RNA sequence: GGACGCUUAGCGCAGCUGGUAGCGCUUCCGCUUGACGUGCGGGAGGUCAGGGGUUCGAGUCCCUUAGCGUCCA
Numbered sequence: 001g002g003a004c005g006c007u008u009a010g011c012g013c014a015g016c017u018g019g020u021a022g023c024g025c026u027u028c029c030g031c032u033u034g035a036c037g038u039g040c041g042g043g044a045g046g047u048c049a050g051g052g053g054u055u056c057g058a059g060u061c062c063c064u065u066a067g068c069g070u071c072c073a
Base pairs, nucleotide, nucleotide: 001072002071003070004069005068006067007066010025011024012023013022019056027043028042029041030040031039049065050064051063052062053061
C1' cells in the first nucleotide's frame, strides 16, 4: 500500500426484511434472613465510534474519517 471483518449500557453480547434500542452480568431500592448469601419483585444506566447522504422513517442501506483485528504484498 491492497482486501475483508468489527465498533450498540460500566463489562460481555443480541438486534431478522429499514418501523418505539434489548438480554446476561454488575449496580441501586424493596421483600425474604438474627446477619450475610441465595431467591423473588422493581429501578437506574445509551450521542448505537465521529461526520455526511438516501428515506416519511436509519443501529440496520450508501459515502467518508478514526480505532482495533485477520489476510495479502
Model confidence (mean pLDDT): 81 of 100. Transfer RNA from a Clostridia bacterium, 73 nucleotides, folded computationally. The sequence was found in a public genome assembly. Its Rfam family is "tRNA". It is annotated as a transfer RNA. Rfam describes the family as follows. Transfer RNA (tRNA) molecules are approximately 80 nucleotides in length.